[in-house]
RNA sequence: CAGACGAGCGGGAGAGCCCGUCGCCCUGUCACAGGGGCACGGCGCCGAAGGAGCAACCGCCCCGGAAACUCUCAGGCCAACGGACCGCUCGGCUG
Numbered sequence: 001c002a003g004a005c006g007a008g009c010g011g012g013a014g015a016g017c018c019c020g021u022c023g024c025c026c027u028g029u030c031a032c033a034g035g036g037g038c039a040c041g042g043c044g045c046c047g048a049a050g051g052a053g054c055a056a057c058c059g060c061c062c063c064g065g066a067a068a069c070u071c072u073c074a075g076g077c078c079a080a081c082g083g084a085c086c087g088c089u090c091g092g093c094u095g
Stems, first nucleotide, its partner, number of pairs: 001095003005091007016043001018042004023038005044077003050073001051071003057065002
C1' cells in the first nucleotide's frame, strides 16, 4: 500500500396509512350513530434482508462459481424498525 473479514458511525429506494367483518378493546352518544386500535379475510402493488432461477463472464472442455437481471416463497407498501449497496474510522488476518 492492497485484499477479504468483523465492529462502530453516516447516507440509503420502491410500493394501498385500499376495501370488508355478524369479532374484540378504547373513546363517544340519552340511546343509536361516529372515530381510533387489534385480529381476521380480500384484492392490488414493491423489491435493496434472506431464498430461488437463467445468464454475460471466469483462456478452451467438464465440474463449479456468478448480478443491481428475473421470480416473489419469505419480507415489505404513513411513520418507526428493517434495508442491498456506498463512504469514513478502528481491529486483527493475508500478500
Molecule: Glycine riboswitch aptamer
Organism: Sphingomonadales bacterium Ga0077531